[in-house]
RNA sequence: CUCAUCGAGAGGGGCAGAGGGACCGGCCCGUUGAAGCCCCGGCAACCGGUGACGAUCGUGACCGCCUGGCCACGUCGCACGCGGUGCCAAUUCCGUCUCGCGGCGAAGGACGUGGCGAGAAAGAUGAG
Numbered sequence: 001c002u003c004a005u006c007g008a009g010a011g012g013g014g015c016a017g018a019g020g021g022a023c024c025g026g027c028c029c030g031u032u033g034a035a036g037c038c039c040c041g042g043c044a045a046c047c048g049g050u051g052a053c054g055a056u057c058g059u060g061a062c063c064g065c066c067u068g069g070c071c072a073c074g075u076c077g078c079a080c081g082c083g084g085u086g087c088c089a090a091u092u093c094c095g096u097c098u099c100g101c102g103g104c105g106a107a108g109g110a111c112g113u114g115g116c117g118a119g120a121a122a123g124a125u126g127a128g
Stems, first nucleotide, its partner, number of pairs: 001128006011040005019029003024095003041088003046084003049080003053077003057074004062069002092122001096120006103113003
């Protein structure tokens, strides 16, 4: 830099001792113990692996001549959770910007405010 995903899921113990939730604002978490380090456990299924699973789409081999069978590899799906990461408060905790559609502010415009939807930005994780 590119692509995919981000409303689900999953925590105990030991050491330590005041911070942490990316930044900023808010709002939270934290001495009933934050960050960090270690041990054990778990979640998930991105990549790899395995399947004596499925589909039968592609390529090729074989049987033999049938509207067929069979095997290997690939492809797609599914499963497992073995290896590599990741993760285990709160939607990525909320927000920001653009556009659209409603509500309210006495009817319309403008503007403000709040709601919903779409996209973008920022960030995180994986793969390249």

Description
Model confidence (mean pLDDT): 81 of 100. This is a predicted structure of a 128-nucleotide RNA (SAM riboswitch aptamer (S box leader)) from a soil metagenome.